[in-house]
A computed fold for a 105-nucleotide RNA from Metabacillus litoralis, annotated as SAM riboswitch aptamer (S box leader).
RNA sequence: UCUUAUCAAGAGAGGUGGAGGGAAGUGCCCUAUGAAACCCGGCAACCAUCAACAAUUGUUGAAAUGGUGCCAAUUCACACAAAGCUAUUGCUUUGUAAGAUGAGA
Numbered sequence: 001u002c003u004u005a006u007c008a009a010g011a012g013a014g015g016u017g018g019a020g021g022g023a024a025g026u027g028c029c030c031u032a033u034g035a036a037a038c039c040c041g042g043c044a045a046c047c048a049u050c051a052a053c054a055a056u057u058g059u060u061g062a063a064a065u066g067g068u069g070c071c072a073a074u075u076c077a078c079a080c081a082a083a084g085c086u087a088u089u090g091c092u093u094u095g096u097a098a099g100a101u102g103a104g105a
Stems, first nucleotide, its partner, number of pairs: 001105007012040001014039003020030003025078003041071003046067003049062005075098001079096007
């Protein structure tokens, strides 16, 4: 970089640490009632694993041992297109874009 699946749920009032953080831009937020980071703890169940079924690879379920991931706010909101409503500026829905994570190339 490409393909594909998912993104409305869930997760500490612990220790170290000391000022930043939420991808980027804009906004809006979080933060000394302590940010990032590290450790411990936890959540979930994508891959591996196990079982049943179905038949080449998939469906359902189990468990949480291994590989990741995650633990403010919907992926915090948005940008573009279409439709509807409203009546100047927004609202709703759907699709797309961008992003994140897993698996494969």
The source organism's lineage runs through Bacteria, Bacillota, Caryophanales, Bacillaceae and Metabacillus. The RNAcentral record of the sequence draws on MGnify. Model confidence (mean pLDDT): 80 of 100.